Context: one part of a larger RNA
RNA sequence: GAACGAACGCUGGCGGCAGGCUUAACACAUGCAAGUCGAGCGCCCACUUCGGUGGGAGCGGCAGACGGGUGAGUAACACGUGGGAAUCUACCUAUCUCUGCGGAACAACACAUAGAAAUGUGUGCUAAUACCGCAUAAGCCCCUAGGGGGAAAGAUUUAUCGGUGAUAGAUGAGCCCGCGUUUGAUUAGCUAGUUGGUGAGGUAAUGGCUCACCAAGGCGACGAUCAAUAGCUGGUCUGAGAGGAUGAUCAGCCACACUGGGACUGAGACACGGCCCAGACUCCUACGGGAGGCAGCAGUGGGGAAUAUUGGACAAUGGGCGCAAGCCUGAUCCAGCCAUGCCGCGUGAGUGAUGAAGGCCCUAGGGUUGUAAAGCUCUUUCAACGGUGAAGAUAAUGACGGUAACCGUAGAAGAAGCCCCGGCUAACUUCGUGCCAGCAGCCGCGGUAAUACGAAGGGGGCUAGCGUUGUUC
Numbered sequence: 001g002a003a004c005g006a007a008c009g010c011u012g013g014c015g016g017c018a019g020g021c022u023u024a025a026c027a028c029a030u031g032c033a034a035g036u037c038g039a040g041c042g043c044c045c046a047c048u049u050c051g052g053u054g055g056g057a058g059c060g061g062c063a064g065a066c067g068g069g070u071g072a073g074u075a076a077c078a079c080g081u082g083g084g085a086a087u088c089u090a091c092c093u094a095u096c097u098c099u100g101c102g103g104a105a106c107a108a109c110a111c112a113u114a115g116a117a118a119u120g121u122g123u124g125c126u127a128a129u130a131c132c133g134c135a136u137a138a139g140c141c142c143c144u145a146g147g148g149g150g151a152a153a154g155a156u157u158u159a160u161c162g163g164u165g166a167u168a169g170a171u172g173a174g175c176c177c178g179c180g181u182u183u184g185a186u187u188a189g190c191u192a193g194u195u196g197g198u199g200a201g202g203u204a205a206u207g208g209c210u211c212a213c214c215a216a217g218g219c220g221a222c223g224a225u226c227a228a229u230a231g232c233u234g235g236u237c238u239g240a241g242a243g244g245a246u247g248a249u250c251a252g253c254c255a256c257a258c259u260g261g262g263a264c265u266g267a268g269a270c271a272c273g274g275c276c277c278a279g280a281c282u283c284c285u286a287c288g289g290g291a292g293g294c295a296g297c298a299g300u301g302g303g304g305a306a307u308a309u310u311g312g313a314c315a316a317u318g319g320g321c322g323c324a325a326g327c328c329u330g331a332u333c334c335a336g337c338c339a340u341g342c343c344g345c346g347u348g349a350g351u352g353a354u355g356a357a358g359g360c361c362c363u364a365g366g367g368u369u370g371u372a373a374a375g376c377u378c379u380u381u382c383a384a385c386g387g388u389g390a391a392g393a394u395a396a397u398g399a400c401g402g403u404a405a406c407c408g409u410a411g412a413a414g415a416a417g418c419c420c421c422g423g424c425u426a427a428c429u430u431c432g433u434g435c436c437a438g439c440a441g442c443c444g445c446g447g448u449a450a451u452a453c454g455a456a457g458g459g460g461g462c463u464a465g466c467g468u469u470g471u472u473c
Stems, first nucleotide, its partner, number of pairs: 001473004006469005013345006019338002021303001026301003030298003035062003040059002043056005069256003079180006087173002092169005098163002100134004109124006140149003154161002182228003189219003194216008231253004235246004258279005281292004309335001311334003317331001318329004348378004358369004382414001384409005392400001417462005422443003428457005438445002
């Protein structure tokens, strides 16, 4: 000098754009944040002009693996980059094939019953795009090449929407490898599923991934192991560069979801607002037993130098479901708060000497504040008040918002501070104080003439900011 997710002190007019718990991955009251489909299905209720319409719980389907948050863990194929082969992929696209015949249940519901509740239990009835069997098999799978195995679901307002199998694509994901990726040797040896082989199991798939047997290997001063620290990257800051520091916001990847473990369902999870077990904590209880998980958006307590509203809307963009109408969406778009930052604008312009008054200094002559003020002549940005009033939407639909913008009205009117003035370093005098009170980044000032302390006048710098502190280069 530059920079900052900053904080603190003094001060503070407006707007645009951005940013806003860096600390306790501490604990959380309350509300909302993931639903949707009656064009899959039966039932119940309400209304009815008896044509139907609306609603409810349940079975079923799809979606809750996305979106949103956080950075605890992780020094690792986690990430970055470049390759690879032994894989899967719902919805979507293209092409080909099929969509035949049957069956048995379970919720809801009814009755009975247990419990304070959460929640059940028994008996009986019932539908389906729920479940099961048979048939068929162009592809498909297995094979000893003879053969064997394996599918489907219908709805409808007759426009369509679906279902099965296969191939290819697209997208997404899993796996393997080369190279790169912090510090410590005051950590030197580490390793038994360990290293390799054979066989088997397991997986979508390779593989000690797991197991049986066999062999005795594997890693290491080119730093193994251990310990400490840490999410990684695109980037960001600085610097002429090389480099150094860093990883907020935005974007990609990873990991996590009260702590630890586990699987289920599913195309996909070992699943933030799913399930089970254990633990800590909080709450309810009739003491028998139950309920919960904000590192989602707001908000509360706590910690802290420090970080915002328990706001509006689905209008736009996007997502889920649905043929659609539509419903849901604290994603998102907006608004609110904060000079936290960047950028822009304003706080007036011209004229005005008798250089007014006042202040300060003085050698008492004057000098300076100073064209500064007043006065005169103007202007009206921004703000204020009144009116018109968008784009963003493509037929309709605008939260923002009566916002932006435009027009008009009045009046210089409503709008300047902060730090510094010994040298470095731009800017000097007087008074007070008297090694006191104090200043200070370094050198150093102050003990009676202090340009260094305090005040005043004057001056210098920056300006809605200015200084200080912290951190990085």